The RNA shown here (transfer RNA) has 72 nucleotides and comes from an Alphaproteobacteria bacterium.
[in-house]
RNA sequence: GCGGCCGUAGCUCAAAGGUAGAGCACCGUCUUGCCAUGGCGGAGGUUGCGCGUUCGAGUCGCGUCGGCCGCU
Repeated sequence: GCGGCCGUAGCUCAAAGGUAGAGCACCGUCUUGCCAUGGCGGAGGUUGCGCGUUCGAGUCGCGUCGGCCGCU
């Protein structure tokens, strides 16, 4: 330099172009004499960034940044 894959919550990952979710972690509460476990509830996201297509984009296109793999 070229090609491929990946980037979404603190972490690991989902999500037919149509309200962005789950588990763990975190906070509150119930249960207990206390802790753990367990039940219920809650907070937490400019979907790496920019532009475009579309009535509507995490999803499609272009560019760009980062990571991994391969080729030269």

Rfam family: tRNA. It is annotated as a transfer RNA. The sequence is in RNAcentral, with records from ENA. The source organism's lineage runs through Bacteria, Pseudomonadati, Pseudomonadota and Alphaproteobacteria. The coordinates come from a structure-prediction model, not an experiment, and the mean pLDDT is 81.